[in-house]
This is a predicted structure of a 529-nucleotide part of an RNA (small-subunit ribosomal RNA, 5' domain). Rfam family: Bacterial small subunit ribosomal RNA. The coordinates come from a structure-prediction model, not an experiment, and the mean pLDDT is 85.
Context: one part of a larger RNA
RNA sequence: GAUGAACGCUAGCGGCAGGCUAAUACAUGCAAGUCGGACGGAAGUUUGAGGGAGCUUGCUCCUUUGAUUGAGAGUGGCGCACGGGUGCGUAACACGUAUGUAACCUACCCGUAUCAGGGGGAUAGCCUCUCGAAAGAGAGAUUAAGCCCGCAUAAAGUGGCAUCACCAAAUAGGGGGACCUUUAGGCCUUUAGGAUACGGAUGGGCAUGCGGAACAUUAGCUAGUUGGUGUGGUAACGGCAUACCAAGGCUACGAUGUUUAGGGGAUCUGAGAGGAUGACCCCCCACACUGGUACUGAGACACGGACCAGACUCCUACGGGAGGCAGCAGUAAGGAAUAUUGGUCAAUGGGCGGAAGCCUGAACCAGCCAUGCCGCGUGCAGGAAGACGGCCUACGGGUUGUAAACUGCUUUUGUACCGGAAUAACCUACUUAGGCUAAUAUCCUAAGUAGCUGAAUGUACGGUAAGAAUAAGGAUCGGCUAACUCCGUGCCAGCAGCCGCGGUAAUACGGAGGAUCCAAUCGUUAUCC
Numbered sequence: 001g002a003u004g005a006a007c008g009c010u011a012g013c014g015g016c017a018g019g020c021u022a023a024u025a026c027a028u029g030c031a032a033g034u035c036g037g038a039c040g041g042a043a044g045u046u047u048g049a050g051g052g053a054g055c056u057u058g059c060u061c062c063u064u065u066g067a068u069u070g071a072g073a074g075u076g077g078c079g080c081a082c083g084g085g086u087g088c089g090u091a092a093c094a095c096g097u098a099u100g101u102a103a104c105c106u107a108c109c110c111g112u113a114u115c116a117g118g119g120g121g122a123u124a125g126c127c128u129c130u131c132g133a134a135a136g137a138g139a140g141a142u143u144a145a146g147c148c149c150g151c152a153u154a155a156a157g158u159g160g161c162a163u164c165a166c167c168a169a170a171u172a173g174g175g176g177g178a179c180c181u182u183u184a185g186g187c188c189u190u191u192a193g194g195a196u197a198c199g200g201a202u203g204g205g206c207a208u209g210c211g212g213a214a215c216a217u218u219a220g221c222u223a224g225u226u227g228g229u230g231u232g233g234u235a236a237c238g239g240c241a242u243a244c245c246a247a248g249g250c251u252a253c254g255a256u257g258u259u260u261a262g263g264g265g266a267u268c269u270g271a272g273a274g275g276a277u278g279a280c281c282c283c284c285c286a287c288a289c290u291g292g293u294a295c296u297g298a299g300a301c302a303c304g305g306a307c308c309a310g311a312c313u314c315c316u317a318c319g320g321g322a323g324g325c326a327g328c329a330g331u332a333a334g335g336a337a338u339a340u341u342g343g344u345c346a347a348u349g350g351g352c353g354g355a356a357g358c359c360u361g362a363a364c365c366a367g368c369c370a371u372g373c374c375g376c377g378u379g380c381a382g383g384a385a386g387a388c389g390g391c392c393u394a395c396g397g398g399u400u401g402u403a404a405a406c407u408g409c410u411u412u413u414g415u416a417c418c419g420g421a422a423u424a425a426c427c428u429a430c431u432u433a434g435g436c437u438a439a440u441a442u443c444c445u446a447a448g449u450a451g452c453u454g455a456a457u458g459u460a461c462g463g464u465a466a467g468a469a470u471a472a473g474g475a476u477c478g479g480c481u482a483a484c485u486c487c488g489u490g491c492c493a494g495c496a497g498c499c500g501c502g503g504u505a506a507u508a509c510g511g512a513g514g515a516u517c518c519a520a521u522c523g524u525u526a527u528c529c
Base pairs, nucleotide, nucleotide: 001528002527003526005525006524007523008522012376013375014374015373016372017371018369019368024332025331026330028329029328030327033078034077035076038075039074044069046067047066048065049064050063051062052061053060054059055058085287086286087285095211096210097209098208099207100206101205104204105203109200110199111198112197113196114195115194117151119149120148121147127140128139129138130137131136157166158165159164171192172191173190174189175188176187179186180185213259214258215257220250221249222248225247226246227245228244229243230242231241232240262284263283264282265281266277267276268275269274289310290309291308292307293306312323313322314321315320340366342365343364344363348362349360350359351358352357379409380408381407382406389400390399391398392397415465416464417463418462419461423456427451428450429449430448431447432446433445434444435443473518474517475516476515477514478499479498480497484513485512486511487510488509494501495500
């Protein structure tokens, strides 16, 4: 000098940041959903038409059908691999840096080109049952789709090349003049999607050179071990796996073993070289009760998914089941020690959706804590009979000390009252222009006008009023080290970082007066340079 600090005394305010120990166990709530413009669809809402009943003859009720809207559950799509947490493991191509990949993948997004013909099938839901305490499971009947499956088409793709062979798809919404048919559509157009190929972008996989812990009181280690061939496997190379063959491979330039440890950008210190650290923020890695396994998928061997085993906790009708806060709060425990079971999606960002919008403990805010850094204040000027009091004294005086009183001034801050933002862009409706188009529909883009949206918040900030009013302590004073006297004590009581003080004149103990250094802090302890 520094700290994610703790402890003691003290404490007025604001801004910005930070808030750890047991990767111990967790009550409760929330943290990942969304789409009806993919699909079947119950109850209901609004409304048109038909029928019936009641009668106050134009109203009410019931029913059928069409349209509109539409929750829960379900099928399907996308997301759930992001975001958030933690540092157990890991001495390793984990990380950093520089390369390679002619050995590779990449959903959504962008560009280019082409295609989208015609059929079929099941299943959840719903319904009827059965079993079970529950969790849940089973049977039958039946149904839809952008669900699933053939057929057709097939190049610039795949099969190393040529002949040849092989591989695809899905529809949904809006609008409309002719024409065809007419319940609705065909057809045209537009929006969003679908399929194939190539390219881009982004994100990753793999490989390699070099770099960064300790111990030699660890000296030898290794059989899938090192290499080859065949086969398998993977997006891809490879002993990655397997069969066979050969006998290799590493090592004092430290193998192997043991111990410790997430790595980096950075942070602290230092003139630097170095040394120490790896909180907060950013990048990468690893993990998700412990161990293992794969499934789905563009991507996981998946924190709030699945299965198996284990430990633990809970429910049970004893047959069987349920669970995983190293997400945000919070609880218990541990500890010297570290916060609220708060508000909002207003902004930023993310997921889904055509959109409106919904979800978002990400995020933005608020609450607690002097934990840190920074800033402000606790007044300013005048005022000598140098007052009173205190302390010291050689009794003359000195000092506290312009300090106070007293006079004048100011009002930061605080209090009261008044005013009061920015953060808002989107989005919706209408108008106009341009584009698409058969079209002045629709749709897309741009501009304009109007309307709407703020958790923080009546906050920040501004103004007015009165009034010095609301606001100073801590440590030290023998030397190192800035600052000295008196009294008490008498090797006692005590102090102390080191040297050392104290045994009757203690500047070193305790008190007082005074002084010194810092200051909303000041000291102590711990750790690093």